[in-house]
RNA sequence: AGACGGAUAGCUCAACGGUUGAGCAACUCCCUGUUAAGGAGAAGGUUGCAGGUUCGAAACCUGCUCCGUCUG
Numbered sequence: 001a002g003a004c005g006g007a008u009a010g011c012u013c014a015a016c017g018g019u020u021g022a023g024c025a026a027c028u029c030c031c032u033g034u035u036a037a038g039g040a041g042a043a044g045g046u047u048g049c050a051g052g053u054u055c056g057a058a059a060c061c062u063g064c065u066c067c068g069u070c071u072g
Base pairs, nucleotide, nucleotide: 001071002070003069004068005067006066007065010024011023012022013021018055027041028040029039030038048064049063050062051061052060
C1' cells in the first nucleotide's frame, strides 16, 4: 500500500429496509432465621464518526477512525 472481517446496553452477542432485543451483570421487590440459589419487575442504546439513497437505514452506497486476519 492492497484485500477481507468486525464496531449495537456495563460485558458477551442477536436483529427480512418497518417499535433496537436476548443472556449475564447491576438495581427494586418476593421467597428464606440470614446469605446463596429461585421467582417477579423496572431501568439501561448518539447501533464507531460524517454524509448520501429511501416514505422509512443498525442494515444499502461513499469517505474516514479503531481492532483483527491475510497478501506484498